[in-house]
The prediction has a mean pLDDT of 81. The part of an RNA shown here (small-subunit ribosomal RNA, 3' major domain) has 470 nucleotides and comes from a bacterium.

Context: one part of a larger RNA
């Protein structure tokens, strides 16, 4: 000068309180340990792993997973000799393919009368650089993230003050969300960071107008602009920065919500996103390639994250109403008809403010029924039948419909979200995607309860004291 302290003092955070809903108990989904396995591919790992990398493991993906069956200038790429042929299409046999073996159509374009020869493309077969490598090494790097922590800090220049390290500026009184800002001071300024500039909501004016809008001056939807600064008033403060009312006004003291993330800390994450050093494997045939099949899906358990219940604020049935944002041509697909249904026929519109997903909506309202029972709660396994997508659903997909009808009666220590259009509870779309979402990300409807307080728990800020650690 630092870190640490079950040492002071001051502040702040859904950090406790104060509340409202979950987790751990059940059943199922998903992910991780362990285990088991011919393999059950790898990497994360306390907070910062664990529905995380995966915004899509039936085959492909897919990986030094594993069994077998195969190639070695190779699955892609350069140069040269060499053999044949236009490309290219079609097709026989062998095999589980991968691939060997043939068979047929087919002759374009320049020179050239023709023979022939050239360019490009394919191909054999060879030579030579060599390729490959999701193989170690994230403790040899780049780049990129995660966390501290959107905390308010980290610093430099010059002056100054100490022999020196180093200190001052950065303490201090006050203020703020904030090293904000005011005063005061041997400091004066600066940079990195806070704020502001940026988007997006919310009010208003103006201008435009198809596809919105029956018509229009109202909505809508593109665009530009005003608007909010403690500007006004009180009262309190150092005649200061600011603090509390208050008027106006759609907004009121950072107007709400994003996007931005200092100097570094964890030798934290990634060599399997890509880049790369250096080792390693390859004509000694693999650690490189291709293929079929199977793994990644296993199951005594054990922990994470979810879904769905346990009921009457509720379940079932009939009738009714009101969204937002998205996405659509290898697509979305109406109307009409068949089927209890998932689906199937059908083919209008639509490259979209027009058409379609989708009358888009559930939760909500009205009516009726059930009547505290493991029931008309709950919806797991299981049996049958089917529909779809796909060369193929057996290992292992989604869904539909009939039967079955399981555990579970509010969850023990413990522990987690969240302060306002939040929590809760209620659907909608999209990305991945042939199919296949309880996941992730987006949208809107419906819409609470509490916050005296800071004494304690956890983290951080700044001070300042105590060390036998650096």
């Nucleotide at each position: 000068a630092g870190a640490c302290g079950g040492g002071g003092a001051c502040c702040c955070g859904c950090a406790c309180a104060a509340g409202c809903g979950g987790u751990g108990g059940a059943a199922c989904a998903u992910g991780a340990g362990g285990u088991u396995c011919a393999a059950u591919u790898c990497g994360a790992c306390g907070a910062u792993a664990a529905a995380c990398g995966a915004a899509a493991a039936a085959c492909c993906u897919u990986a030094u997973c594993c069994a077998a069956g195969u190639c070695u200038u190779g699955a892609a790429a350069g140069u040269c000799a060499u053999c044949a042929g236009a490309a290219u299409u079609u097709u026989g046999c062998a095999g589980a393919a991968a691939u060997g073996c043939g068979a047929a159509a087919g002759u374009g374009c320049c020179c050239g009368c023709a023979a022939g020869g050239g360019a490009g493309c394919u191909u054999u077969u060879g030579a030579u650089a060599c390729a490959g490598g999701u193989g170690c090494u994230g403790c040899a790097u780049g780049g990129u993230u995660g966390u501290c922590g959107u905390c308010a800090g980290c610093u430099c220049g010059u002056g100054g003050u100490g022999u020196g390290a180093a200190c001052u500026g950065u303490u201090c009184g006050g203020u703020u969300a904030a090293g904000u800002c005011c005063g005061g001071g041997a400091a004066c300024g600066a940079g990195c960071g806070c704020a502001a500039c940026c988007c997006u909501c919310g009010u208003c004016g103006c201008g435009c107008g198809u596809u919105a809008u029956a018509u229009g001056u109202g909505u809508c939807g593109c665009g530009c602009g005003a608007g909010a600064c403690u500007g006004c008033c009180g009262u309190c403060g150092u005649c200061a920065a600011g603090a509390c009312g208050g008027a106006g006004g759609a907004a009121g003291g950072c107007g709400a919500g994003g996007a931005u993330g200092a100097c570094g800390c964890c030798a934290a994450a990634u060599c399997c996103g890509c880049a790369u050093g250096g080792c390693c494997c390859u004509c000694u045939g693999a650690a490189g390639a291709c293929u079929u099949g199977g793994g990644c899906a296993a199951c005594a358990c054990u922990c994470g994250u979810g879904u769905u219940a346990c009921a009457g604020u509720g379940g079932c049935c009939g009738g009714g109403a009101c969204a937002a944002a998205g996405g659509g041509a290898c697509g979305c697909a109406a109307a009409g008809c068949c089927g209890c249904a998932a689906g199937g026929c059908g083919a209008a519109g639509c490259a979209a403010a027009u058409c379609c997903c989708a009358u888009c909506a559930a939760a909500c309202c009205c009516g009726g029924c059930c009547g505290u029972g493991g029931u008309u709660u709950g919806g797991a396994c299981u049996g049958g039948a089917g529909u779809c997508u796909g060369c193929a659903a057996c290992u292992c997909g989604a869904c539909u419909c009939c039967a079955c009808g399981a555990a579970a009666a509010u969850g023990g220590a413990a522990u987690c979200g969240c302060u306002a259009g939040u929590a809760a509870c209620c659907g909608u779309g999209a990305a991945u995607c042939a199919g296949c979402a309880c996941g992730u990300c987006a949208c809107g409807g419906u819409g609470a309860a509490u916050a005296c307080g800071u004494u304690c728990u956890c983290g951080g800020g700044u001070u300042u004291u105590g060390u036998a650690c650096u």
The full RNA is in RNAcentral, with records from ENA and SILVA.